[in-house]
RNA sequence: UCAGUCGGCUGGACGGCCGCCGGGGGCGACCCUGGAGGAAAGUCCGGGCUCCAUGGAGACACGGUGGCGGCUAACGGCCGCCGGGGGCGACCCCAGGGAUAGCGCCACAGAGAUAUACCGCCUUCCUCGGAAGGUAAGGGUGAAAAGGUGCGGUAAGAGCGCACCGCGGAACCGGCAACGGGACCGGCCAGGCAAGCCCCGCCGGGAGCAAGACCGAAUAGGGACGGCACGCCCUCCGCAAGGAGGGCAGGCCAGGGCUUCAGGCCGCCGUCCGGGUUGGUUGCAUCAGGCGUCGCGCGAGCGCCGCCGCAGAUGAAUGGCCGUCACGCCGGGGCGACCCGGCCAUACAGAACCCGGCUUACAGGCCGACUGGCGCU
Numbered sequence: 001u002c003a004g005u006c007g008g009c010u011g012g013a014c015g016g017c018c019g020c021c022g023g024g025g026g027c028g029a030c031c032c033u034g035g036a037g038g039a040a041a042g043u044c045c046g047g048g049c050u051c052c053a054u055g056g057a058g059a060c061a062c063g064g065u066g067g068c069g070g071c072u073a074a075c076g077g078c079c080g081c082c083g084g085g086g087g088c089g090a091c092c093c094c095a096g097g098g099a100u101a102g103c104g105c106c107a108c109a110g111a112g113a114u115a116u117a118c119c120g121c122c123u124u125c126c127u128c129g130g131a132a133g134g135u136a137a138g139g140g141u142g143a144a145a146a147g148g149u150g151c152g153g154u155a156a157g158a159g160c161g162c163a164c165c166g167c168g169g170a171a172c173c174g175g176c177a178a179c180g181g182g183a184c185c186g187g188c189c190a191g192g193c194a195a196g197c198c199c200c201g202c203c204g205g206g207a208g209c210a211a212g213a214c215c216g217a218a219u220a221g222g223g224a225c226g227g228c229a230c231g232c233c234c235u236c237c238g239c240a241a242g243g244a245g246g247g248c249a250g251g252c253c254a255g256g257g258c259u260u261c262a263g264g265c266c267g268c269c270g271u272c273c274g275g276g277u278u279g280g281u282u283g284c285a286u287c288a289g290g291c292g293u294c295g296c297g298c299g300a301g302c303g304c305c306g307c308c309g310c311a312g313a314u315g316a317a318u319g320g321c322c323g324u325c326a327c328g329c330c331g332g333g334g335c336g337a338c339c340c341g342g343c344c345a346u347a348c349a350g351a352a353c354c355c356g357g358c359u360u361a362c363a364g365g366c367c368g369a370c371u372g373g374c375g376c377u
Stems, first nucleotide, its partner, number of pairs: 001373010012325007020035006037348001041359002044357005049208004054262005060256001062204005067081005082096001083094004097199002102197002104193003118139002120135006147165006166188001167186003172181003212282004222273007231248007250266004287309001289308004294303003328343006
């Protein structure tokens, strides 16, 4: 200096005039103060929180996940490592358990895709064009054809044998582990697809702030019809009718159904008609919170200490106008620092219970580390 890889920050500022919402002060006029993101987006995950006369347990269904070890409240997230693949490299990617539990697929081409002989090679015979036998090393087809290279051997060949590589294996060594290593043994097991169904391991109640709570609100604690049940025993009150309590039986009990244990209710289930609720307050912002020093850890992160409180609307506030500056672009001048003129006011985009992630969108600008090429010293 050019090209590339990874990570981080920012994405406007000042002044004036007018206008909003929250909090505080004031009798009032008014004063002080705070006020939209890194993604607020998508609603894809995980939670906090709220509610559920139903709660606990079990297996099934369904869904998610899948190398090992850590972080975290948790996750399908993040960190480190292992294995595989891509790249000269820095780095990047991987739905990464099982193909001897079972089922299924591999089109076309090709002789043959779970097993075959088209061409070729070799041997024998022969009517000279063929026949029989052997072969799977060479060629062809294909995404893929019975491990690869070489030597020997053979009629020609073949792990047929050997060497090396690959593959498989028990032990040993290193590592928490995934896994790796050297030597040894074995001619070697017939492919691929599970982001085909499936099998295995692990995890999983539901609904959601329009959750929920309170106030207010009703010709109305409403009416009609149908079905099931309304049973038995004991004690007490009572003249009786009847009532109260207890036990057994029976029926019923939100968000996949089943079984079981426990618990609750005394009536339960279904259909139709009809009244009120469209209002207000709250939930509503102090939290797995933010920032900083130090320490531990390769890291994700964790800990002690200190400082700070940073929106809370409800048809939905945080804005509009003017001027100037910054950044950027164009033109000119200057050795350079820089100067002059013009343009622009500029990216993606607006909280609605909150948080940790993932994914998607983003004009411009800045910083750091690393890799490769070239040049100089």